[in-house]
Context: one part of a larger RNA
RNA sequence: CUGGGCGUAAAGCGCGCGUAGGCGGUUAGUUAAGUUAGAUGUGAAAGCCCCGGGCUCAACCUGGGAACUGCAUUCAAAACUGGCUAACUAGAGUAUGGUAGAGGAGAGUGGAAUUUCAGGUGUAGCGGUGAAACGCGUAGAUAUCUGAAGGAACACCAGUGGCGAAGGCGGCUCUCUGGACCAAUACUGACGCUGAGGUGCGACAGCGUGGGUAGUAAACAUGAUUAUAUACCUUGGUAGUCCAGGCCCUAAACGAUGAGAACUAGCUGUUGGAGGAAUAUAAUCCUUUAGUAGCGUAGCAAACGUGAUAAGUUCUCCGCCUGGGGAGUAUGGCCGCAAGGCUAAAACUC
Numbered sequence: 001c002u003g004g005g006c007g008u009a010a011a012g013c014g015c016g017c018g019u020a021g022g023c024g025g026u027u028a029g030u031u032a033a034g035u036u037a038g039a040u041g042u043g044a045a046a047g048c049c050c051c052g053g054g055c056u057c058a059a060c061c062u063g064g065g066a067a068c069u070g071c072a073u074u075c076a077a078a079a080c081u082g083g084c085u086a087a088c089u090a091g092a093g094u095a096u097g098g099u100a101g102a103g104g105a106g107a108g109u110g111g112a113a114u115u116u117c118a119g120g121u122g123u124a125g126c127g128g129u130g131a132a133a134c135g136c137g138u139a140g141a142u143a144u145c146u147g148a149a150g151g152a153a154c155a156c157c158a159g160u161g162g163c164g165a166a167g168g169c170g171g172c173u174c175u176c177u178g179g180a181c182c183a184a185u186a187c188u189g190a191c192g193c194u195g196a197g198g199u200g201c202g203a204c205a206g207c208g209u210g211g212g213u214a215g216u217a218a219a220c221a222u223g224a225u226u227a228u229a230u231a232c233c234u235u236g237g238u239a240g241u242c243c244a245g246g247c248c249c250u251a252a253a254c255g256a257u258g259a260g261a262a263c264u265a266g267c268u269g270u271u272g273g274a275g276g277a278a279u280a281u282a283a284u285c286c287u288u289u290a291g292u293a294g295c296g297u298a299g300c301a302a303a304c305g306u307g308a309u310a311a312g313u314u315c316u317c318c319g320c321c322u323g324g325g326g327a328g329u330a331u332g333g334c335c336g337c338a339a340g341g342c343u344a345a346a347a348c349u350c
Base pairs, nucleotide, nucleotide: 004321005320006319007304008303012318014201015200016199017198021194022193023192025088026087027086028085029084030083031082033081034080035077036076038074039073040072041071042070049065050064051063052062053061054060091191092188093187094186095185096184097182098181099180103177104176105175106174107173108172109171110154115149116148117147118146119145120144121143125136126135162169163168206247207246209244210243211242215241216240220236221235223233258317259316260315261314262313263312266295267294268293269292270291271290272289273288274287275286276285277284299306300305323350324349325348332343333342334341335340
């Protein structure tokens, strides 16, 4: 150097964009850097290897050859890779016309419910639990009716349904805005894939500033339970949860499955398109396409399982793994207001 792996055994970065780099469609010509062949020079001697010779043999010594797989120069070859030139359209993209959608941001707005307040009716309980008690209530509660305030979340629709790169996204309306899919043409002409560094996004919790606070609820205070009860259960209750703008950057950030491309039996749903058939316009059926879900063949797999949305068969690029513990710790560095994050050992031990 080659050789093994990464769904669950150790191992896919949480997810994008993208720099360098790596890799890259079809045809023709050219070049000759890689590549291949020949020649020349060099590749010291000794040693190794082969054939001999000399010490009685051997070790040892010695002659010749081979080898030194390399480097340089030169002359050729032109299939492949690369460079250059010209062209192409199957990759990629643009335009035109449609389609679906909780995709994102901002503004406005609606009803149900909880709570509080005001008023009416009304009277002794209410609430809570396994059972209770603390608690609330004759200063009139609970219940019920009317009105008001305010905050948060959007029942039904609702679906192995949809959208998004991931995190995630759900009342309604408007404005701005990203992407996807389908059909048929036209155009550009390889413009592509991946992506070390880098950069952006990134649930919840948490932090700082200013607001807001209905419900809920860490901490805290209570009442129970209990041997104890710093818990489970109860009554309260503050941060927080909400908004604006700024940090944090972690998750079982999961499909525990990196991205892209090609190929490889079928069957059944479902969502969005397009085309066709019958019918009455439709329900229905067939074809095709982009998702999404359930079985399943071959294959793969230690098994479980997976199976065209592969964990099958191949190619390109990146990331990562190398016994358990020590330890995702120490130390150093970088980042952060802090909490902490990222990078990341060793001794020792089994």